[in-house]
RNA sequence: GGAGUACGCCGGAUGGCCGCGCCCCGAAGGUCGGGGUGAGGAAAGUCCGGGCUUCAUCGGGCAGGGUGCAGGAUAACGUCCUGUCGGGGCGACUCGAAGGAAAGUGCCACAGAAACAUACCGCCGCAAGGCAAGGGUGAAAUCGUGAGGUAAGAGCUCACGGAGCCGCACGGAGACGUGCGCUCGGGUAAACCCCACCUGAAGCAAGGUCGCUCGUUAUGCUCCGCAAGGGGCCGGAUCGCCCAUCCGCACGAGCAACGCCGCAUCGAGGCGCGCGGUGACGCGCGCCCCAGAGAGAUGGCCAUCGCCGAGCUUGCUCGGUUACAGAAUCCGGCUUACAGGCGUACUCCGCUU
RNA sequence: GCGGUCGUAGCUCAAUUGGAUAGAGCAACAGGCUACGAACUUGUAGGUUGGGGGUUCGAGUCCCUCCGACCGCG
Numbered sequence: 001g002g003a004g005u006a007c008g009c010c011g012g013a014u015g016g017c018c019g020c021g022c023c024c025c026g027a028a029g030g031u032c033g034g035g036g037u038g039a040g041g042a043a044a045g046u047c048c049g050g051g052c053u054u055c056a057u058c059g060g061g062c063a064g065g066g067u068g069c070a071g072g073a074u075a076a077c078g079u080c081c082u083g084u085c086g087g088g089g090c091g092a093c094u095c096g097a098a099g100g101a102a103a104g105u106g107c108c109a110c111a112g113a114a115a116c117a118u119a120c121c122g123c124c125g126c127a128a129g130g131c132a133a134g135g136g137u138g139a140a141a142u143c144g145u146g147a148g149g150u151a152a153g154a155g156c157u158c159a160c161g162g163a164g165c166c167g168c169a170c171g172g173a174g175a176c177g178u179g180c181g182c183u184c185g186g187g188u189a190a191a192c193c194c195c196a197c198c199u200g201a202a203g204c205a206a207g208g209u210c211g212c213u214c215g216u217u218a219u220g221c222u223c224c225g226c227a228a229g230g231g232g233c234c235g236g237a238u239c240g241c242c243c244a245u246c247c248g249c250a251c252g253a254g255c256a257a258c259g260c261c262g263c264a265u266c267g268a269g270g271c272g273c274g275c276g277g278u279g280a281c282g283c284g285c286g287c288c289c290c291a292g293a294g295a296g297a298u299g300g301c302c303a304u305c306g307c308c309g310a311g312c313u314u315g316c317u318c319g320g321u322u323a324c325a326g327a328a329u330c331c332g333g334c335u336u337a338c339a340g341g342c343g344u345a346c347u348c349c350g351c352u353u
Numbered sequence: 354g355c356g357g358u359c360g361u362a363g364c365u366c367a368a369u370u371g372g373a374u375a376g377a378g379c380a381a382c383a384g385g386c387u388a389c390g391a392a393c394u395u396g397u398a399g400g401u402u403g404g405g406g407g408u409u410c411g412a413g414u415c416c417c418u419c420c421g422a423c424c425g426c427g
Base pairs, nucleotide, nucleotide: 001349002348003347004346005345006344007343008342009341010340012305013304014303015302016301017300018299020038021037022036023035024034025033026032027031040324044335045334047333048332049331050330051329052203053202054201055200057244059243060242061241062240064199065198066197067196068195069083070082071081072080073079084098085096086095087094088093099194100193104192105191106188107187108186120135121134122131123130124129143161144160145159146158147157148156162184163183164182166181167180168179169178170177171176207261208260209259211255212254213253214252215251216250220233221232222231223230224229234248235247236246237245269288270287271286272285273284274283275282276281306321307320308319309318310317311316312315354426355425356424357423358422359421360420363379364378365377366376372410381397382396383395384394385393403419404418405417406416407415
């Protein structure tokens, strides 16, 4: 100097004028003045997970749904971190729905004799029959190459190599690795299925509550008991079913510029420092309070600087001021969109010393 | 907010349990017929199966993700 890899960040700044929402203060009465504050890294898609709320009870079972290497992080996850195995790259690094096909069932077109049980041509043999080496088909044909062996052959035997499940030993917390023995018995589970683990449903239009109006019910039936209470039937309840259990008195609808709360200062909160950990992350201390509703405020102009483009007279002129986009119950992720720019660490190649 | 259906030629639709070259009608274009046109007839072209990725020997079909259209519930 060139080519890359990983991680992180910014995505205009300052001032003035006009305008909008919310909060506070002070005046006032179909408002006005002052002060404060006001979008994002994705606020998006709604693809996952939780907080919160209701359903009397997160009681059990079945069904259904989801996840799928190991260990860890976390409130939780299908997310993240560290590793294992496999694929890619010279490398930094990266990608992987990565349990089971010797539980069972299904499927494997065409071609081919044959697609999971077999033999067309062929080889051997007088024949009965034996064989699977060679030919050929296919995505796939029972491990590959070589040698021995044989009537011909064959892991039948041997050498080297490959694969598999099981057993043993050693290492590791584990996935797994190494060695020895054994075996060589197609593929497909993003086909049904089996195994392990997780999972109640609904969603802030949840739900709570104030006022007014309207409606449906009036505390089920029965048996035992003096009574307290208990049993049975009926109806209801977590919206797939069954069982357990509980309840039998209050419930439902409409309207009010969501009436008010939920809901917006106290949170799995932000920033900084220190400590522990390879890391995700955790702990401690200090500081800060940071949008918000009625269906929806967060905008516009000017100046200077910055940035980008063009032109040349090389420091001036002209033009532009921008990408994706935009809160609505709140958080953690994933995915997708994004003009332009910056930083850190690392890898490979070339040149110079 | 929640749930569901679908996307194939210019238009309307097919494609069996994943199986090979994705078909049909209308429309288009060209020839024939006709004095000319319509109708009729013969032929031809036209497809990233909404985009991308994956599983598989093989994907319109199965899975994931994005885009678009439509429907339902409170």

This is a predicted complex of two RNAs, RNase P RNA and transfer RNA, with 427 nucleotides together. Its mean pLDDT, the model's own confidence on a scale to 100, is 76.